Predicted 3D model of a 1440-nucleotide RNA (small-subunit ribosomal RNA) from a metagenome.
It matches the Rfam family "Bacterial small subunit ribosomal RNA". Gene Ontology terms of the family: structural constituent of ribosome and ribosome.
Model confidence (mean pLDDT): 82 of 100.
RNAcentral holds the sequence, with entries from SILVA.
[in-house]
RNA sequence: GGCGGCGUGGCUAAAACAUGCAAGUCGAACGGACUAUCCUGAAGAGUAAUCAGAAGGAUAGUUAGUGGCGGAAGGGUUAGUAAUGGCUAGGAACGUACCCCGUGCUUCGGGAUAGCCAUUCGAAAGGAUGGGUAAUACCGAAUAAUGUCGAGAGACCAAAGAUUUAUCGGCAUGGGAGCGGCCUAGUUCCUAUCAGCUUGUUGGUGAGGUAAAAGCUCACCAAGGCAAUGACGGGUAGCGGGACUGAGAGGUUGGCCCGCAACAUCGGGACUGAGACACUGCCUGGACCUCCACGGAGGGCUGCAGUAACGAAUAUUGGGCAAUGGGCGAAAGCCUGACCCAGCGACGCCGCGUGCGGGAGGAAGUCCUUCGGGAUGUAAACCGCUUUUCGGAGUAAGAAAGUCUUCGGAUUGAUCUAGUCCGGAAUAAGUCACGGCUAACUUCGUGCCAGCAGCCGCGGUAAGACGAAGGUGGCAAGCGUUGUUCGGUAUUACUGGGCUUAAAGCGUGUGUAGGCGGAAAUGUAAGCGUUUUGUGAAAUCCCUCGGCUCAACCGAGGAAUUGCUUGACGAACUACAUUUCUUGAGGCAAGUAGGGGUGCGCGGAACUCUUGGUGGAGCGGUGGAAUGCGUAGAUAUCAAGAGGAACGCCGGAGGUGAAGACGGUGCACUGGGCUUGUCCUGACGCUGAGACACGAAAGCGUGGGGAGCAAACAGGAUUAGAUACCCUGGUAGUCCACGCUGUAAACGAUGCCUACUAGGUCGUGGUGGUUCUGACGCCGUCACAGCCGAAGCAAAAGUGUUAAGUAGGCCGCCUGGGGAGUACGGUCGCAAGGCUAAAACUCAAAGGAAUUGACGGGGGCUCACACAAGCGGUGGAGCAUGUGGAUUAAUUCGAAGCAACGCGCAGAACCUUACCUGGGUUUGACAUGCUUAGGAAUCUUCCCGAAAGGGAAGAGUGCCUUCGGGAGCCUUUGCACAGGUGCUGCAUGGCUGUCGUCAGCUCGUGUCGUGAGAUGUUGGGUUACUCCUUUAACGAGCGAAACCCUUACCGCUAGUUGCCAGCGAGUCAAGUCGGGGACUCUAGCGGGACUGCCGGUGUUAAACCGGAGGAAGGUGGGGAUGACGUCAAGUCCUCAUGGCCUUUAUGCCCAGGCUUCACACGUGCUACAAUGGUCGAUACAAAGCGACGCAAGACCGUGAGGUGGAGCAAAUCGCAAAAAGUCGGCCUCAGUUCGGAUUGCAGGCUGGCAACUCGCCUGCAUGAAGGUGGAAUCGCUAGUAAUCGCGUAUCAGCUAUGACGCGGUGAAUGUGUUCCUGAGCCUUGUACACACCGCCCGUCAAGUGAUGGGAGUUGGGAGUACCCGAAGUCGGGUUGCUAACCAUUAGGAAGCGCCUGCCGACGGUAAGCCCGAUGACUGGCACUAAGUCGUAACAAGGUA
Repeated sequence: GGCGGCGUGGCUAAAACAUGCAAGUCGAACGGACUAUCCUGAAGAGUAAUCAGAAGGAUAGUUAGUGGCGGAAGGGUUAGUAAUGGCUAGGAACGUACCCCGUGCUUCGGGAUAGCCAUUCGAAAGGAUGGGUAAUACCGAAUAAUGUCGAGAGACCAAAGAUUUAUCGGCAUGGGAGCGGCCUAGUUCCUAUCAGCUUGUUGGUGAGGUAAAAGCUCACCAAGGCAAUGACGGGUAGCGGGACUGAGAGGUUGGCCCGCAACAUCGGGACUGAGACACUGCCUGGACCUCCACGGAGGGCUGCAGUAACGAAUAUUGGGCAAUGGGCGAAAGCCUGACCCAGCGACGCCGCGUGCGGGAGGAAGUCCUUCGGGAUGUAAACCGCUUUUCGGAGUAAGAAAGUCUUCGGAUUGAUCUAGUCCGGAAUAAGUCACGGCUAACUUCGUGCCAGCAGCCGCGGUAAGACGAAGGUGGCAAGCGUUGUUCGGUAUUACUGGGCUUAAAGCGUGUGUAGGCGGAAAUGUAAGCGUUUUGUGAAAUCCCUCGGCUCAACCGAGGAAUUGCUUGACGAACUACAUUUCUUGAGGCAAGUAGGGGUGCGCGGAACUCUUGGUGGAGCGGUGGAAUGCGUAGAUAUCAAGAGGAACGCCGGAGGUGAAGACGGUGCACUGGGCUUGUCCUGACGCUGAGACACGAAAGCGUGGGGAGCAAACAGGAUUAGAUACCCUGGUAGUCCACGCUGUAAACGAUGCCUACUAGGUCGUGGUGGUUCUGACGCCGUCACAGCCGAAGCAAAAGUGUUAAGUAGGCCGCCUGGGGAGUACGGUCGCAAGGCUAAAACUCAAAGGAAUUGACGGGGGCUCACACAAGCGGUGGAGCAUGUGGAUUAAUUCGAAGCAACGCGCAGAACCUUACCUGGGUUUGACAUGCUUAGGAAUCUUCCCGAAAGGGAAGAGUGCCUUCGGGAGCCUUUGCACAGGUGCUGCAUGGCUGUCGUCAGCUCGUGUCGUGAGAUGUUGGGUUACUCCUUUAACGAGCGAAACCCUUACCGCUAGUUGCCAGCGAGUCAAGUCGGGGACUCUAGCGGGACUGCCGGUGUUAAACCGGAGGAAGGUGGGGAUGACGUCAAGUCCUCAUGGCCUUUAUGCCCAGGCUUCACACGUGCUACAAUGGUCGAUACAAAGCGACGCAAGACCGUGAGGUGGAGCAAAUCGCAAAAAGUCGGCCUCAGUUCGGAUUGCAGGCUGGCAACUCGCCUGCAUGAAGGUGGAAUCGCUAGUAAUCGCGUAUCAGCUAUGACGCGGUGAAUGUGUUCCUGAGCCUUGUACACACCGCCCGUCAAGUGAUGGGAGUUGGGAGUACCCGAAGUCGGGUUGCUAACCAUUAGGAAGCGCCUGCCGACGGUAAGCCCGAUGACUGGCACUAAGUCGUAACAAGGUA
């Protein structure tokens, strides 16, 4: 959520079921009973007519019972079943009711029994006894072959009638069709953590038994049978046609329909029958349920509906036998939940509709917006048209063939429906998605929250990914999710994969089964090929045609069914048989190398111990020490002796062995290889599941041995700790013999064999040729062992005749990481443990090779005040200043390792000012526009108030004008808006810091590489990626350098305000004046320095070293200049800016306040004194600044300063005194004549309104700490450090000791790169890439999950042994009972009943086996933002 058609619908509890229905039928088999009609009509009544109707008969009908046929089909389900099943193809030893076709027969008799009647028991179900009755029920006899048995003779076997005159039956027998039973072969899931199974088991003989073959059953005999081609066991499962998927091969599946099987509450059993061991039959045992009078009795939906239960989930207690089919019947007909239909469910498939045409530069609403507009959208409204569906009406036909028939006709529809008319756009659209995969995008909300998610992943304030809205895309009466299967996936690889390093070659060999196998010939025909026979059910799939309006659906025909099977032909290949061959393989002969193996001896060096001698204090050991040894004589040294283990040099990329492994030397025994000869055998070969053997080290057992070394252990150190690394000792062990163990990175991480496919070179062992012979050499060849390399291969690294190439054969192994090579089980082992080997759970990775970086307590080269060598500081004191912290109403904010901290601030008393308190204000202090009302603007005065602000009064009344008004300004009302040093520097621009003025960073083209990338940019030199050289690179760019400024030298030009040599004037003196351009200087232009020259080194180069000349020498000194990038570095408080927040406040105005101080740190100043302090005298700068200014001389004041004002917009005047220095005096080592903090008093200054908080300066007085500063740490390589003053910006003034500049005086040390720090290049390792401030391991603690063990407890399964033994078949017995037959009156036969034997279900007992559940406790495992302890691994990971 509109309609219709066709299909389909309890997958779970084969758990339980109320109720109704689902198998009956035949009277033409039988006797009755009943009903209706008719006929005859007894007794009786009546005068009679007649009434009455017993009894009998006929017709029509109904029917309980006997009898027949059918209830073995149809319908349901899938529990069981891995073969008593299914499928395919065959077979012989069978049965068959109904049906069809033949042949023959159907004779004569008999006794019962239901029903019924009577009596009777029981609650019921149901019986008992007596009487009597029929049959197509039952029985006897006869007949008997073409039937059965039998070799034959021979023996034996049957029947039923009914109705009516024609049929239907019955019996025997033969055949057929269809159906069924049985057998064989092949095929049919997982598991070896199931490897041995079997006693009726395998076969035979005999008997029994069956419809029939058969150990099917029994007795006896034999000892077989099955199994790695998987027996036996366990698990799971109905099987097939088919269905889904796939290119196919395959994989999964078996619902509906069809075929087969099995089952019917759970088991057992037989009976009847043609057929059953029987779904709606019987007997019996169990469980459950129902009724009951307690004695008993009944039941079985896995038929159709339906109920409750279970479950995620699955329908009506419907209609009809009209059709199709079935049963019975002669038939009519009856029965039929089979079936045909309807109902319910969008559960599936298919079809139709929800309107069609016109209609705006486009309504409203909504959404977005750059505010202009755009989208929804011809969509709607509106106009015209149509009517499928829908509602209503009425008609006809079909699904119908049959049946009955008097041949005229009559009769049968549960249900469904074509077509027609009327009405009216009327009754009819949802759902999912929109980050990529993947078609479809914006806004708002939210803020790692809420949530999404198939994978990757979204969400932490601008979310196209969450939620909503608008829009868009997809599909559509559906859409989306979930689940399942196949595909993609070559990710189980048959088609069609792999194994050096990604998972994967057994540690190695010998060898069984198996697989594979050299050359030639002949034959066979199993495989193989061609052809053919039968089969492969139908349905399905496919093709063609047809029927429903189409389609789904249905019908007809064909094809296909890739398989199995029959026959024929062929003979290349495989196979088999036979014969032959020599090249594979083996043998033989002659040589040959070797740490090949086993045993027994022998030897020297070293070591330790013992004894003796010498000797006399240490030895030993380490990074440094100590433990230890030593005056009881060590270590050292000499001699003698003892012991055990290992074998230096040769020795090698060398040799041998299957591998492990093998090394002094002699002897004995022994295995294998190689070469040469080509004499022999004649495919004897290769591989190799199981099996067997060998197998380092450690370990185990027994017995020896024990020098050295050395787990454990002890001690000493180290350390935060040190159960380690180092040291001193030291026991097992290491050695031998015998026996176990059976593993290693047992590695070439590379299985074995064979063939083929370029070379070069080295070695080891043979051998041939060459020269007359030999040596050396050279040229070949075989085997082994290395290196480099073509092609090829490989993801690459690499490999490459010793393949990882190209092929063939065989074996082993792999299938994401962890859990785990673990658990359980099995097996081996004395043990340790080995071999075999899972699952739950968990993750989205784990891994390989290579690349670029980064990093390393890796390496090489190089550089830097990086260290070293020096000089001076900081850290200690006092003060200044900044920061942290504390405090506070507020102490505004920012900056945070270097690269924050005298930083933003080149000037906080107010202002600044952002903060706090208080007072005010709201279109605002500032901008633009509109609007209301008024007024020129503007100025003056007064009141309140701290001010801001509020209020009042007065003056004034301008400009243009078309006289309406307008422009501009002010006040005022309202609206847009202003404003914000509010937030986010992690949304940004711009600017800046830093690495770092380090020498680096890149590009184009080419080349190499699958690619990331590399090359260039590496190497050799040299220095700055500077240059040269080499060179698959050649060029180029940004940096470096250069260009620019300044400084050092010279020249030219120009001389004022600068200069003054010479000339002149002049002064106490002074470039003061005339003059001059020489000089200095000023400021313009040039020159000069370029490794240019010489020598040496070097590659002939670049360059370096030394030298000359030169003012300057290798960039002369200094500055400006800062590559690609890094730090989410800094700044939203310079400025700009997105978003957010605020709008009577986070805006604006004002007053006051904000600089604090137990403390800590940074940066400085001043000092601690004699290289000094102080007083006096005296000399020499540079660079600046000055009108809102600098201010001279003069005067006053001790001084700060004041008065006054010449001069100067400045090379002219002023600030302005430079100071250290020099000369002289005093001080004499003291807390001082050092040092100046602190405090008091008195003053000064400010073009400050104001100096308390909170300015600077002066004088007098006061006179603190401090005597050179711990650990640590900073700067500096020359005009530098150190030291001395001077100036400027900001600025009213100043906190300046700061910052930026200037000059004066003016050193020391180093010529090195070991170390610390940082940097560059090359190389190496890497498990890092947020890049070592990385990554990462284990215990412990917490939570959660699954799992192993576990005293046990408990449930289930399959068997074994024994006990019990229902029903029942078979056998035995029988004293009970008995109609048919025989006998005859004794009985017999036979049957029934009863008893009993074997077997036997259920049940019980016992000991085990297998599978679960649960279990105190316990083991590990996995997972979980920020727990604990250490730091094991990754770099030489700090002990590889």